[in-house]
Parts: sequence; structure tokens; C1' cells
RNA sequence: AGGCUGGGCGGGCCGAAUCUCGUGAUAGCGAGAGCGGGGGAACCAAUUCUUGGGGUGUAUUGCGCCAGAGCGAGCGCAUAGGCGACUUCCGACGCCGAACCCGUCAGCUCACCUCGCAGGCAUUCGGGAGGCAGC
Repeated sequence: AGGCUGGGCGGGCCGAAUCUCGUGAUAGCGAGAGCGGGGGAACCAAUUCUUGGGGUGUAUUGCGCCAGAGCGAGCGCAUAGGCGACUUCCGACGCCGAACCCGUCAGCUCACCUCGCAGGCAUUCGGGAGGCAGC
């Protein structure tokens, strides 16, 4: 000098998950703004409730293996869809394609009612247009 790892501070990315105030003491509690979700008329839609049904979310669907009769779990390959550091378009490349909840019940939906503001992480390249910052 470089590489790897850990911590602190300030930023950044995925995500709705941020900010302010009061109290308190660095916890917690309460309120507001903002962002996000659910329920909920008429009209419209829908005619279908054990083959239960539904919600958040990108996370849906298909085939094969497991296999020994079958089911389930699991595994593999794909796939709808989603993400990759100012925004957008085009083209490559890479990654994800989960998990949880309600509890027999919910279409849309004015008024109205109500809930959440977590968690995780280090994130590429080329071209066109725009914007911003520095000099």
C1' cells in the first nucleotide's frame, strides 16, 4: 500500500414502515403530520359458500424426482411477477420468486370505523434524454 473482519457516526438500498411534539429518561407511554393496509351503502358486479372462504406481500403457476399403492413434506428445473444506489427509456448481466395472518366470515363501495410505521442489508454494466451537485 492492498485485502478481510468488527464497532461508532453520517448517509444509502429493499420495504408503507419516516418526521415532529408532550411526558419521561435515554426505556416506555401518549398525540399529530405523512406514508401504507383492512372493514364498510346506493349503483354496478357476482350468482356460490368443506372441494371452505379471505387478507398482507413481487412471491403465482407448471413439470419431474422422492415412490413402494396413494397423500403430504422435501428436493430439482422452469415460470407469472419483483429487485439491482438521482429519474426515465432501451439492451445486457446478476438475484429473489418467501413468509405470515383472519377464523366459517368480508365483491366494489360515499359517509364512517379501524390497524401498521417493522425487519433485513451493502446493490452491476453500456447507451439516449432529463435533473442535481462540485469546480
This is a predicted structure of a 135-nucleotide RNA (c-di-AMP riboswitch aptamer (ydaO/yuaA leader)) from a bacterium. Rfam family: c-di-AMP riboswitch aptamer (ydaO/yuaA leader). Rfam links the family to the GO terms regulation of gene expression and cyclic-di-AMP binding. Rfam's curators write: This family represents a conserved RNA structure found upstream of the ydaO and yuaA genes in Bacillus subtilis and related genes in other bacteria. Model confidence (mean pLDDT): 83 of 100.